[in-house]
Molecule: small-subunit ribosomal RNA
Organism: metagenome
RNA sequence: AGAGUUUGAUCCUGGCUCAGAACGAACGCUGGCGGCGUGCCUAACACAUGCAAGUCGAGCGAGAACGCGUCCUUUGGGGCGUUAGUAAAGCGGCGAACGGGUGCGUAACACGUGGGUAAUCUGCCCUUCGGCUCGGGAUAACAUUCCGAAAGGGGUGCUAAUACCGGAUACGUCCGCGCUCCCUCGGGAGCGUGGGGAAAGUUGGCCUCUCCAUGGAAGCUAUCACCGGAGGAUGAGCCCGCGGCCCAUCAGCUUGUUGGCGAGGUAACGGCUCACCAAGGCUAUGACGGGUAGCUGGUCUGAGAGGAUGAUCAGCCGCACUGGGACUGAGACACGGCCCAGACUCCUACGGGAGGCAGCAGUGGGGAAUAUUGGACAAUGGGGGCAACCCUGAUCCAGCAACGCCGCGUGAGUGAUGAAGGCCUUUGGGUCGUAAAGCUCUGUCAGGAGGGAAGAUGGGGUGGAGAGAAUAAUACCUCUUUGCCUUGACGGUACCUCCUAAGGAAGCACCGGUUAACUCCGUGUUAGUAGUUGUGGUAAUACGGAGGGUGCAAGCGUUGUUCGGAAUUACUGGGCGUAAAGCGCGUGUAGGCGGUUGGGUAAGUCAGAUGUGAAAGCCCUCGGCUCAACCGGGGAAGUGCACUUGAUACUGCCUAACUAGAGUACCGGAGAGGGAAGGAGAAUUCCCGGUGUAGAGGUGAAAUUCGUAGAUAUCGGGAGGAAUACCGGUGGCGAAGGCGCCUUCCUGGCCGGAUACUGACGCUGAGACGCGAAAGCGUGGGGAGCAAACAGGAUUAGAUACCCUGGUAGUCCACGCCGUAAACGAUGGAUGCUAGAUGUUGGGGGACUAAACCCCUUCAGUGUCGUAGCUAACGCGUUAAGCAUCCCGCCUGGGAAGUACGGCCGCAAGGCUAAAACUCAAAGGAAUUGACGGGGGCCCGCACAAGCGGUGGAGCAUGUGGUUUAAUUCGACCACGCGAAGAACCUUACCCGGGCUUGACAUCCGGAGAACCUCCCCGAAACGGGAGGGUGCCUCUUUUGAGGAACUCCGUGACAGGUGCUGCAUGGCUGUCGUCAGCUCGUGUCGUGAGAUGUUGGGUUAAGUCCCGCAACGAGCGCAACCCCUGCCAUUAGUUGCCAUCAUUAAGUUGGGCACUCUAAUGGGACUGCCGGUGUUAAACCGGAGGAAGGUGGGGACGACGUCAAGUCCUCAUGGCCCUUACGUCCGGGGCUACACACGUGCUACAAUGGUCGGUACAAAGGGCAGCGAUCCCGCGAGGAGGAGCCAAUCCCAAAAAACCGGCCUCAGUUCGGAUUGGAGUCUGCAACUCGACUCCAUGAAGCCGGAAUCGCUAGUAAUCGCGCAUCAGCAUGGCGCGGUGAAUACGUUCCCGGGCCUUGUACACACCGCCCGUCACACCACGAAAGCCGAUUGGACCAGAAGUCGUUGGGCUAACCCGCAAGGGAGGCAGGCGCCUAAGGUCUGGUUGGUGAUUGGGGUGAAGUC
Repeated sequence: AGAGUUUGAUCCUGGCUCAGAACGAACGCUGGCGGCGUGCCUAACACAUGCAAGUCGAGCGAGAACGCGUCCUUUGGGGCGUUAGUAAAGCGGCGAACGGGUGCGUAACACGUGGGUAAUCUGCCCUUCGGCUCGGGAUAACAUUCCGAAAGGGGUGCUAAUACCGGAUACGUCCGCGCUCCCUCGGGAGCGUGGGGAAAGUUGGCCUCUCCAUGGAAGCUAUCACCGGAGGAUGAGCCCGCGGCCCAUCAGCUUGUUGGCGAGGUAACGGCUCACCAAGGCUAUGACGGGUAGCUGGUCUGAGAGGAUGAUCAGCCGCACUGGGACUGAGACACGGCCCAGACUCCUACGGGAGGCAGCAGUGGGGAAUAUUGGACAAUGGGGGCAACCCUGAUCCAGCAACGCCGCGUGAGUGAUGAAGGCCUUUGGGUCGUAAAGCUCUGUCAGGAGGGAAGAUGGGGUGGAGAGAAUAAUACCUCUUUGCCUUGACGGUACCUCCUAAGGAAGCACCGGUUAACUCCGUGUUAGUAGUUGUGGUAAUACGGAGGGUGCAAGCGUUGUUCGGAAUUACUGGGCGUAAAGCGCGUGUAGGCGGUUGGGUAAGUCAGAUGUGAAAGCCCUCGGCUCAACCGGGGAAGUGCACUUGAUACUGCCUAACUAGAGUACCGGAGAGGGAAGGAGAAUUCCCGGUGUAGAGGUGAAAUUCGUAGAUAUCGGGAGGAAUACCGGUGGCGAAGGCGCCUUCCUGGCCGGAUACUGACGCUGAGACGCGAAAGCGUGGGGAGCAAACAGGAUUAGAUACCCUGGUAGUCCACGCCGUAAACGAUGGAUGCUAGAUGUUGGGGGACUAAACCCCUUCAGUGUCGUAGCUAACGCGUUAAGCAUCCCGCCUGGGAAGUACGGCCGCAAGGCUAAAACUCAAAGGAAUUGACGGGGGCCCGCACAAGCGGUGGAGCAUGUGGUUUAAUUCGACCACGCGAAGAACCUUACCCGGGCUUGACAUCCGGAGAACCUCCCCGAAACGGGAGGGUGCCUCUUUUGAGGAACUCCGUGACAGGUGCUGCAUGGCUGUCGUCAGCUCGUGUCGUGAGAUGUUGGGUUAAGUCCCGCAACGAGCGCAACCCCUGCCAUUAGUUGCCAUCAUUAAGUUGGGCACUCUAAUGGGACUGCCGGUGUUAAACCGGAGGAAGGUGGGGACGACGUCAAGUCCUCAUGGCCCUUACGUCCGGGGCUACACACGUGCUACAAUGGUCGGUACAAAGGGCAGCGAUCCCGCGAGGAGGAGCCAAUCCCAAAAAACCGGCCUCAGUUCGGAUUGGAGUCUGCAACUCGACUCCAUGAAGCCGGAAUCGCUAGUAAUCGCGCAUCAGCAUGGCGCGGUGAAUACGUUCCCGGGCCUUGUACACACCGCCCGUCACACCACGAAAGCCGAUUGGACCAGAAGUCGUUGGGCUAACCCGCAAGGGAGGCAGGCGCCUAAGGUCUGGUUGGUGAUUGGGGUGAAGUC
C1' cells in the first nucleotide's frame, strides 16, 4: 500500500466482498510448564446457608455459669474461694453516610472543563486564644408481676454516668440599635450600648501549701476527653459559561408558568413554598414530545482528522424488592436503620408476625457463555480504643478456566546403502529426506532428594542513652534513639544444589483466483463446497480420502462485534449536462457573504506569562523481577479552559469620507411582454333562394355514410363560432409557463447615449408569498370546426388499435379551484478573469453616399465553429461543463417505491412531505469491436426474373425414419443411390447354437520335433482322436554329439486381443460457409483504454483488381499468375498411327512416304499490345482493327484468418476408462434383404418429335494374363463347345446409340407402359431356400403428364443418345468418366434466398432461433389495510387517602425550671383531635405505542406452466 466482482473487451460511476488490528467473548478440534492479568455482557430474576460493622470496662450501673480447690452434708445438695469484675446483656460515646456492589433510572448543571459563593455548612484532625463552676431530677439494665404460640409488649419498684436538666461566669461569639474606615450584594476592621448563650469527666502520678493525717482527700501535675471563639486542612451544598445521542413522519410549549412585593422555609441563594399584583417566559442556533443511554479519565481502531466504545483500574453521579415518607446525625431522606402502602417468600396456636445477596462465597432460573459455600488479618487501608488489642468476604493470598498477554520446552550435533515403507511416475526415476535408524552429546520443564528466602515496618516486653513538661526531686509521666526476645495467610512457595533419563510433552487450519501452498485416487450438477467470484453434469490443483506442501503454533480455526481498508457522508477529503443528484419560475424574511480611504476600539486573531488540565494509562528515559509480559522512579505530552500583559496586518464594531458596485433624473430606441374595449377579411359549417342531375364521399382497396324528399358541383343572400395564411427568419419579447390580424386606452421590463445626483443603498436566499402548459373539477354562458369516450364500417388469427363514416364531454368566454409535465440547455443565481473566426437582431460612433449598401469600431442580445483548459468519454469552450469567490437547493448501490403509514393541502381526481421489512451482485454512464434490423446507400451470385427440362401423382430400384424381430450391427441428420468402388458363405462388427483359454496374431523363456505331405474315425463344422511317410539348411567337432536360423507342437508367466465407451480428452483426414474477397502483421501516429488508422474516401474490377487521394509507410496469408486438359500454329519424331503423290490389294492389305490426320514432347501465341472515344493527363471502361482465340478464351487442380465442442475412437494413430475360460477367438446357421406406413434420391413410363420391324452410317475414352477372348459350330436366347490373337496406337472387349432410309401401327390403357405372377432355363460360385444376375414362353398392374410446394441449368450448357471403367467369383436404374445430337432465355435488380463494403440504431455478445414485459395459475416469504381483541405507557377530571413533616388544637397526661410550707398553680412538653400536602388504589375519558385478527391489497423470490 491494495485486491476480487457488472463487459466479448474498455474506461468511468457505484455497491458488495476480502486481506489488518482488536475482544470481559462463545463454539469445534487439540492441549506440556510457568509468570502477570481477567472471568454473569443475559433475568436491577428469585434466593437456602454461612460470613461481610463494630468497638470502648481509661464514661456508667449491675454482673453469671461450667470447671477447679476447700468445707459442710440428711448424700438430694449447700457454703466459701477461684473462675472473674470475665462472658452475655444494658445505659452512654464514637463508628455505622466510609469501605464493598450494581447501572434500574437519568438527555439532566447528571457528567467533563473552567469559574463564582459578599448566598453556605463542615464530626473526627492541626494551629491558636479563653475556659472547664454550682446544683437537680430521672431512666434502662436488674427485681417482680401480667399479656402473647411467637415476635414482642405492659405495669410496679431500685440505681449510675462523659445520658438528661437548671443556675453562675463570658476572651470570643450571636442578635438589635448608633457611629468611623476599607470594600465587590448579607464582606472586612473597629468603637459604644442593650440582650441572648458553655462545659464532663476518666485514668496514672505526687504531697510543697489546707484537712483527716500510715496513707489519702482537696489540691497540684500528666494524658485522653469536654466547653466557647478565631484560623487552617479536608469534605460537602448551591449557582454560572462552554462541551458531548437520534427522530421535524414530535412545531408550537407553558399557569407556579415568567417577573414583582411581602411572608414562610433552608446551612445557604432561589416560585423552594404561600398570599397578592402584572402578563409574561421558551422556541427553527430546534422549545415541547418520543426513542435510546449512567458520564468521564480512558479503551479499540486510524497516517491523522475522525469513528466506535465506556469490562477490569480511577473520579463523579444514580440506585439498594417496588413506591412514598420522615427520624437520628457534622453528614442520610440511610444496601446489611425506622414507618406506611404494594407484590412475593417464609413461620403461625389463624389472633398475628418475619424477610429483602445490585456485599463475599453459594443455589435455582435465564443463556452460546462467565469461577471456591477456600485461607489470613502477615502486609496495605479502615472503624473503635490511652493502649494492648478487637473487628474488617475492604484487602492480601490460594483454588477453578489456554479467557488474554508474555516467556520456556517438546531436544542438539553428526549421519547417504539417499534403508524400509508410503505417494507419484514418462518406469528412467522423483519425493517424504539428514528426516529415521546408528553414533556422540546436553539437561530447560516435568519427576525424586536436600537446602531455603525477601516480603517485618511497627507494636509489645526487657536493658541502656538522650530530651521535654512539671516538681522539692536524678522518681513517676511524655517524646526520641538503641541492644536482645517476640509476630508470615501465601508456604517449605520463589530460588539454589544434586540424581535419573531423549526418556513424559504437537496440534490446528489451509493449498482455483483473491492468498503463501499440487499431485493421485474416489465421486459424477450426486454427495457436497462456498467470505466473494464461483465449483461439481467421467480425466475436479475448488467435493471426500491420501501423499506432499504452505501458514501459525500450545494453540489453531469458526462465529459474533468494532474500527480500518471506505475519499462509500468527503473538516482534512466527494459530487450534481448524459452515471444518484439544480426546486418549473420569480419576489423576498431570517441567516450567510460583501467595494475604496483614513481614525478609534481590541470582540475574533496572533504572541508572552500565570493557574488549571487528579492519579493511572499512552510516549521517552532510568531501574526491579534471569528476559519479557508485569511493576517502580523521573520526565514529556495532554492540541483544552480561565486569567493577565502586549501586537493591530486581516475580520468585526464605532466614526469620518470616496465613487469604480447599485440606483435616480434627462434624451432617444426595438419588441407576438401583459390587461381591457372596439373593428377586419379569408376559410369551414349551417340556413334560404337560383342553376343543375346522378351520383357524392372515402380508401391500399372498400364499406359504413350522404343523395331522385334533388345531394356533390356552382351562383346569390344570410347566421354563427373559432382561429388569424403570406410576412415568418436557430428573428423578437418575457422570470418561467408562454406570446403572432388591425386600432385605441392602461401597464411591466429591457437597450443605447451624454451629463448631473445619492453614496455600498449590494449578492444570495431556509421558511413564506406569488406566478405557473395541457388535461381535469365547480357555477353560468357559448358551441362553427376539431375531437377522448361511444357507435358503425373496414383490416386482422383476433384488432377493445393504426384507416374510414359519424359523434359527446372538452377545446372558447367569465369567475373560482387544481399545481403537475422529457415544466429540458435534462446545465440554480450573482460577480470577476481567460485566444479567436463567422452569421444574425437592436442601438451608438467613424468613414462614405443624393440616400443607402459595403467597410472600421463600440455596447446589449441570439446562433455556429474553435484555442488553452476541463471531462470517464461524449462533449463544453467569453451564452463554459475553463480559472476563482459567495449564497441556496439536491445526491450517497439496484429493486421494493416516489409506494405504505402519519401529517398538511384539495370539491374530487390527486398533490407535497416520505420510510421499512424483504430481496439481488449488481443496477448504471460513455465509448469499442462484432452480430442483428420487416434502417439507409453501393454491389455481386441460376438469388429472383426470362426460359428449358424435371421432382411432388404411378410402378419399380435404392437410402432413411418408423415399426417389427432372437438379431434386423454401427455411424451420419443443411443427412437420406451417404461411410458402402458392389451383405448368398466370407465380408460381419448383430443374433442363436457348438468349441478354445498364453489364446486367431507379436516378443521373450524352458522342453520336444525339420518343415511338410498322405490317409482314417466322430461331428453341421470348428474341434477332438488316430495311422503312415519324411528327416533337410548353417556352424563347431575326430564319429557319437552339441549349438544355431526359420517352422511346428507342449508348458510357464510376463502379456496378447477387443469394430467395447468417450470425436465433449486428442492427432490425422474431411465437410460447410465459400473460390465468398476477404483475414492480418511490423513500425509510426491517434486514443487514459478497449481499440482506431493502414483496410476508410473518389473512381474501377470477377477480385483488398488497379489508380488517385489520405498519418500513414510497408509487409504477409488469400485474389490473380505460375501447373494440367482443351482451342491455333511451329519444331522434333514417324510405329502398332496416317495415305496426298507412285505401285498393289477384297481391305493402308503390302511396297513406299511422313505432306496431312493423329500421336506426344518442346516451343510460339493474347499483353487492353494497337486505333478512336469516355475518364482526372490515372486506373479503367466502350467501340474498332488484326487474329484460331479479346479483355481471367473454356475447363480443372488449387480452398486465406476462421466458424460450426460440425463428422470420423468402425480406415489409421492415440490419452483415459472398461472386459480378460470373455466385451477376446474359432465354427455352423440366421440376420443386416423384415413391412401397416412416411420422406429423400433415382430408373421406366404415360406415347405419334412416338412404338415396332428391316436396312445404312459416324465416336471418344477406357480395360485385358487366375485376363480380354476373334473367326467358326450348337442353342430362339441367356449361353455352350472351341480356342486364333493379344502383356496390347498391333489382338480382344466392341454392336456405339440417338441419327438417316423404308415398312407397319392411327389415338386406343393401345403394337403405349412394362410391374406382377406362372413355367422353363443359362451363368457365377463349396452353396443362389431365406437372398444373385440374366434368358425364353406366358401373364400384362398402376399410369393418359401429376395439388400445395419444389429442384437443376446461361452454351457445346440444358435436354437427349449411347459407350467405358472402378468395386467385383457373380450381382449397377448408383458412382466416376467418355463422346454423339444439340436448344431456349436473361427487360432488369423492386421483391425471395445467400453474400461483400460503407453507414446508422441497439437494452443483443450463447450475438434476433437474441433479449425481454405484464396478467393468470402454483409454492414460499416479509409488509400494509381491517370489524375488533389484548397489553404497555402517558395526560385530564373526580373519588378516596396510609405513613409522615408542617400548621392548629390540645378539656387527657406530665420528674427537672418558677411561685408556693403544702396542696396546688404557672411555664414548657407529650398523647390525642382537626387541617394542608400526598404514595398506592378506584371511576370516567383522551393521546402515544406494541402484539394479534376472519378477510383483503399490492410487493418480493421460485429449472422447464398459460395468454